Bacterial RNase P class A from uncultured Litorivicinus sp., 336 nucleotides, folded computationally. Rfam family: Bacterial RNase P class A. The family's RNA type in Rfam is ribozyme. It was read from a public genome assembly, where an Rfam model found it.
């Protein structure tokens, strides 16, 4: 100097004038004053909860979700650390990561043959047959290399490697090992194929729900039914509870208040921890609209502003994104 990897932060600021919406104080009175007012993703509605109701609410089956180990957390399919596999020269990044010796299915074409395995070319031959080492096909062909043996060959035998089982050592564990023993050794792959195993989990959702006021028609018809039938917030069965239920037509209201913002909150410091995070102390209060509030003008500074607007709240994940600021690390080239 160039090219990368990872992490944190900003998202226009300041001032003036007018305007909008909550809160507090004040006033006869929105009359006046004070102070506050969209995001890192508010987005997707994908996960997990808090909260509300069914409701006093149990068990099993089916269906569903997750899937290495240990931790964190209110919880999770999230996060942190570790193990294994893969990619990269590397810093680093990714993983839908339990089981193929429970069973079933699938592996087109090519090839002799893709599993109840076989013999195309080849090799040997006593011409009966033997063979799978060499060649070919293919993503994959009775595990690989070497030696011996054989008519020619083959784990046929042996050595080493690989694989299965058992033991030892290290580690909480997943696992690891130039560790030891044993066996010629279940032909491979595939489970985001069916399946098996382990764990989790009731449902619906702020348009939840509670209260107040007002109005109407405490309406009409049909069907099932009386120890039966039916109903009860996913389906089925049992249990439990209730006692009538189901369908159609028609009418009224659709107004107001609460829920609604102090919270598993934020910032700083300190202690413990590899870390996610947790404890303690101090400080702060930062939108609550309801056809939907934060806009306009001027001046100035600058990193010249993209993606984009809360609607019960919070923890995550995913997606979109202009222009930057800072830090750590890796590789290459050159010079000293």
């Nucleotide at each position: 100097g160039a090219a990368g990897a990872c992490g944190a932060c900003c998202a226009g600021g300041c001032a003036a004038u007018c305007g909008c919406u909550g809160g507090c104080c004040u006033u006869u009175a929105u009359u006046g004053g004070c102070g506050a007012g969209a995001g890192g993703a508010a987005a997707g509605u994908c996960c997990g909860g808090g909260c509300u109701c069914c409701a006093c609410a149990g068990a099993g089956c089916a269906a569903g979700a997750u899937g290495c180990c240990a931790g964190g957390u209110a919880a999770c399919g999230c996060c942190u650390g570790g193990g294994g596999g893969g990619c990269g020269u590397g810093a680093g990044c990714c993983c839908a990561c339990g089981g193929a010796a429970a069973g079933u299915g699938c592996c087109g074409c090519a090839g002799a043959a893709a599993a109840u395995a076989u013999a195309c070319c080849g090799c040997c031959u006593u011409c009966g047959g033997g063979u799978a080492a060499g060649g070919g096909u293919g993503a994959a062909a009775u595990g690989g290399u070497g030696c011996g043996g054989u008519a020619a060959g083959a784990g046929c035998g042996c050595a080493c490697c690989g694989c299965g089982c058992c033991c030892c050592u290290g580690g909480u564990a997943a696992c690891a090992g130039u560790g030891g023993g044993u066996g010629g050794c279940a032909g491979g792959g595939u489970a985001a194929a069916c399946c098996c195993c382990a764990u989790c989990a009731g449902g619906a959702g702020c348009a939840a729900g509670a209260c107040c006021a007002a109005a109407u028609a405490g309406g009409a018809a049909u069907c099932c039914u009386a120890c039966a039938g039916g109903c009860g917030u996913g389906g089925c069965u049992c249990g439990c509870g209730c006692u009538g239920g189901a369908u159609u037509c028609g009418g009224g209201u659709a107004g107001g208040u609460c829920g609604c913002u102090u919270g598993a909150a934020u910032g700083c410091g300190u202690u413990g921890g590899c870390g996610a995070c947790a404890g303690c102390g101090c400080a702060u209060c930062u939108a609550g609209a309801u056809g939907a509030a934060u806009g306009a003008u001027u001046g100035u500074c600058c990193a010249c502003g993209a993606c984009a607007g809360a609607a019960c709240c919070c923890g995550g994940c995913u997606u979109a994104c202009c222009g930057g600021u800072c830090g750590u690390c890796u590789u290459c080239a050159u010079u000293u």